Bacterial RNase P class A from bacterium UBP8_UBA817, 342 nucleotides, folded computationally. It matches the Rfam family "Bacterial RNase P class A". Rfam's curators write: Ribonuclease P (RNase P) is a ubiquitous endoribonuclease, found in archaea, bacteria and eukarya as well as chloroplasts and mitochondria. By type it is a ribozyme. Of the family's consensus pairs, 97% are formed in the model. The source organism's lineage runs through Bacteria and Bacteria candidate phyla.
């Protein structure tokens, strides 16, 4: 100085006039007005894809189906999420990426091309004497052709036999919490898909603030059927609870008619932040501070003047972790390659 790679902050700043919502004070006075304080949309507030919390069923188990994860250890309420780490691929590196369990339980699928994708035999090789045997080392096709080189041996040839490899599996030893690394010994042999059915191994009740509670008002406790058991848990089974028990029943279905107003759930939290200690790290523990939208047809809005980064995606609606997409820039620190001075 130039390429590059992994994290962080910020999200127009400032000043003036007017105007909107909560609360909390005081006045006035009556369902509300004045005035004053403080506060007031996001890094994704989208998307509704994941998991809760919270409420309800409801007193709430077991199994089969289904559905979801998939390599180890760890954080977390949990998770398909995060951290570390082993295998495997990229890249010079610094980093980066991964649907990473089993093909020795079964079954299925591998176009074309070639003779044949597993019950192999074109074309060469040998023998034979034209009839046939006999081969899997050249050769061709393919992504893949019966574990790879070498030596021996054969009519020619092949794990036929041998040394030394190579995969896979499996015993021990070492290191490690494990994944798995390495050393050494036995066994085995055509390979590749499981993001193809499977088959292991873990995990799962359901509906969802339009859940639910409380007030007030109104109306036909209206009409029809079914009815000895019924109701209750996403599907089916078993178990278990609650009603009811000889009925005009308890309970279910169809229909029809009123009421759909008002509080409340509604925000003090698996909160924020600062210190310290533990811990590779995700994060956790302790002590200090702090209160930072609750709207309900939806509240932040409009002018003027300066700066410059010229404002881009883009608006909370019970609430909190998370993934996924939209997106205008600005600013920092570390690292890695290359070049050059010193």
């Nucleotide at each position: 100085c130039a390429g590059g790679u992994a994290a962080g902050c910020g999200a127009u700043a400032c000043a003036g006039u007017c105007g909107c919502u909560u609360u909390g004070g005081a006045u006035c006075a009556u369902u509300g007005a004045u005035u004053u304080a403080a506060a007031g949309a996001g890094g994704a507030a989208a998307g509704u894809c994941c998991g809760g919390g919270c409420u309800c069923c409801a007193u709430a188990g077991g199994g089969c189906a289904a559905a979801g994860u998939g390599c180890c250890u760890c954080c977390u309420a949990a998770c398909a999420g995060g951290a570390g780490g082993a295998g495997g691929g990229a890249g010079u590196a610094a980093u980066c990426c991964c649907a990473u369990g089993g093909a020795a339980a079964g079954u299925g699928c591998c176009g074309c091309a070639g003779a044949a994708a597993a019950u192999a035999a074109c074309c060469g090789c040998c023998a034979u004497a034209u009839u046939u045997g006999g081969u899997a080392a050249g050769g061709g096709u393919g992504a893949a052709a019966a574990u790879g080189u070498g030596a021996g041996g054969u009519a020619a040839g092949a794990g036929c036999u041998c040394a030394c490899g190579a995969a896979g599996u499996u015993c021990a030893g070492u290191g490690g919490u494990a994944a798995c690394a390495u050393u050494g010994g036995g066994c085995u042999u055509g390979g590749g898909u499981a993001a193809a059915c499977c088959c292991c191994a873990c995990u799962u009740g359901g509906a969802g603030c339009a859940a639910g509670g409380u007030u007030a008002a109104a109306u036909a406790g209206g009409a029809g059927g079914a009815g000895a058991g019924a109701a209750g848990c996403g599907g089916c089974c078993c178990g278990c609870u609650u009603c009811a028990u000889u009925a005009u029943u308890a309970u279910c279905c169809u229909u029809g008619g009123g009421u759909a107003a008002a509080c409340u759930g509604c925000u003090a939290g698996a909160g924020g932040u600062a210190a310290a200690c533990c811990g590779u790290g995700a994060g956790g523990u302790u002590u200090g501070u702090c209160c930072c939208a609750g709207a309900u047809a939806a509240a932040u809005g409009a002018c003027u003047g300066u700066a410059c980064a010229c404002g881009a995606c883009a608006g909370a609606a019970c609430c909190c972790g998370g993934c996924u997409u939209a997106u205008c820039c600005g600013c920092u620190u570390a690292c890695c390659u290359g070049a050059a001075a010193a």

Model confidence (mean pLDDT): 77 of 100.